[in-house]
């Protein structure tokens, strides 16, 4: 110099002037509102809304089915699909990186094209044996038929263990050694797993981000949740579904009386619809409910920011993280404020200048001038992930030059 | 703000792991004296990027873009 890898921190500072959104205080003002002062005002991603929670409401949400999610091991955490530490597999010369990494020896399904054959496979070419015909003096050769053979060729992403030796007519785990695979035992490790030994003689191709099986987890909706107040208006609107049943009792009413009746309370029964957000069971509410058409209002307060909170120090832990102590309060708007200009200081880049170091390629600092400074914008709140992003820091490597 | 869904030629659709297909439009040619109609032909696409797989429009993830729904009162 080039190419690359990783990481956390920072996201310019300060002053003046002019603005802007909340809060508090004061003044003017009948009110609306206005003015002044003090103090506060974006992010590491506020973003995507991809996960996990808090909070709120719905029965504090029961059982089963269906559905969804996660998937090596151990740990962290309120929780997680996140993080940390390991294991295994893979990639890179390296710094280092990636992995949805349970099960295909439960079942079902798929494996296009090519190829003879694609899953309890398969003789197309080849190799070998036998028979027949022809040719040849013969060895043998050509052709046909029958059989053996998975070593070799060819096809394919994948061809039913690999490679070497023995063996054989040629071959073949047919036999042997090594490797792979499976099972068993021992040792190390919490475990995933690793190391070693023995046995088996190939039975066991791939795909589960195909259905599925196994283990574990999951009720739903979301601050337009939810609560309070105010204002205004037009519902005998249209359609559909349903209850108003029985008994007992007090007061009251009617009746000369037997008795009858309204309201209410209790019990039993019926009950559309609704809730447990797909279905069934079970439970609860229940006298009105559902759909359509039409009407009014687009207000105020609350939820709302003190919280798994921030910072500092110490201790424990390899680490994620945890514990203890101390200090601090740090936007809460409701279509949305946090901005603009100028000066000084700082950062980076380029150019010029003189000086210094080094044999040299070159390097460091200084002065002057010019230029640049990203991605982006809170909307109930947290923990993560992902995506966007100028500049900085550390590390690795081939080659060239000195 | 929250929730849900979808992206394929110029337009509208089929295809749901193995050749990207159909209709209409535009273009070229034939037919016709000319135009239309008809017939034939060519062009032209899976939003972008990763992963799983032998193989991805299809399965999974990220990003981009687009669409729809959700207030209160009676």
């Nucleotide at each position: 110099a080039c190419a690359g890898c990783g990481g956390g921190g920072c996201a310019g500072g300060u002053g003046a002037u002019c603005g802007u959104c909340g809060g508090c205080g004061g003044c003017c003002c009948c009110u609306c509102g206005g003015c002044c002062g003090c103090g506060g005002g974006a992010g590491g991603a506020a973003a995507g809304u991809c996960c996990g929670a808090g909070c709120u409401c719905c029965a504090c949400a029961g059982g089963g089915c269906a559905g969804g999610g996660u998937g090596c091991c151990g740990g962290g955490u309120a929780a997680c699909g996140c993080c940390c530490g390991g294991u295994g597999a893979g990639g890179g010369u390296g710094a280092c990186c990636u992995c949805g990494a349970g099960g295909a020896g439960a079942g079902u399904g798929c494996c296009a094209c090519a190829g003879a054959g694609a899953a309890c496979a398969g003789a197309c070419c080849g190799c070998c044996g036998c028979g027949c015909c022809g040719c040849g003096a013969g060895a043998g050769c050509c052709g046909c038929g029958c059989g053996g053979u998975a070593a070799g060729g060819g096809u394919g992403a994948a061809a039913c263990g690999g490679c070497g030796g023995g063996g054989u007519a040629a071959g073949a785990g047919c036999c042997c050694a090594c490797c792979g695979c499976g099972c068993c035992c021992c040792c190390g490790g919490u475990a995933a797993c690793g190391g070693g030994g023995g046995c088996g003689g190939c039975a066991c191709g791939g795909c589960a981000a195909a259905c599925c099986c196994c283990a574990c987890c999951c009720g739903g909706a979301g601050c337009a949740a939810g609560g309070c107040c105010a204002a205004a208006u037009a519902g005998a609107g249209a359609g559909g579904c349903g209850c108003u049943g029985c008994g007992u009792g007090u007061c009251c009413c009617c009746g000369c009386g037997a008795g009858g009746g309204u309201c209410c309370a209790c019990g039993c029964g019926a009950g559309a619809g609704g809730g447990c957000u797909g279905c069934c069971c079970g439970c609860c509410c229940g006298a009105g409910c559902c759909u359509c058409c039409g009407g009014g209002u687009u207000g105020g307060c609350u939820g709302c920011u003190c919280g798994a909170g921030a910072c500092g120090c110490g201790c424990g832990g390899c680490g994620a993280c945890g514990c203890g102590c101390g200090u601090c309060c740090u936007a809460g708007a409701g279509g949305a404020a946090u901005g603009a200009u100028c000066g000084c200081c700082g950062g980076c880049g380029c150019g010029a200048g003189a000086c210094g170091g080094g044999c040299g390629a070159c390097c460091a600092g200084c002065u002057c001038g010019c230029g640049c400074a990203a991605c982006a914008g809170a909307a109930c709140u947290c923990g993560g992930c992902u995506u966007a992003c100028a500049a900085c820091c550390g590390c690795u490597g081939c080659g060239a030059c000195c | 703000g929250c929730c849900u869904c979808g992206u394929g030629a110029c337009g509208c659709g089929a295809c749901u792991g193995g050749g990207u297909c159909g209709c209409g439009g535009g273009c070229c040619g034939a037919u016709u004296g000319u135009c239309u109609a008809u017939c034939g032909g060519a062009u032209g696409a899976g939003a972008g990027g990763a992963g799983u797989u032998c193989g991805a429009u299809u399965c999974u993830c990220c990003u981009a873009c687009g669409a729809g729904g959700c207030g209160c009162c009676a």